Transfer RNA from an archaeon, 75 nucleotides, folded computationally. The coordinates come from a structure-prediction model, not an experiment, and the mean pLDDT is 81. The sequence is in RNAcentral, with records from ENA. Its Rfam family is "tRNA". Rfam describes the family as follows. Transfer RNA (tRNA) molecules are approximately 80 nucleotides in length. The family's RNA type in Rfam is transfer RNA.

[in-house]
């Protein structure tokens, strides 16, 4: 140089196959509650605008393009 994967809260992953319209779920966190206090457990709450751009489209995390990054795999 050229193929091919992956990138979604502080982590960890679904959800991409077939666009549907509040992007879920678990750990963590933060407040209640329960404990003599912590932990377990119960309730309830904040965080994501999906790697970044642009484009199709009423409608994009998903479809089309460019670009970033990491991994393999070919010269």
């Nucleotide at each position: 140089g050229g193929g091919c994967u992956u990138a979604u809260g502080g982590c960890g992953u679904a959800g991409u196959u077939u666009g549907g319209a509040u992007a879920g779920c678990g750990c963590g966190c933060c407040a209640g509650g329960c404990u003599u206090c912590g932990g377990a457990c119960c309730u309830g709450g904040a965080g994501g605008u999906c790697g970044g751009g642009g484009g199709u489209u009423c409608g994009a995390a998903u479809c089309c393009c460019c670009c970033u990054a990491a991994g393999c795999c070919c010269g």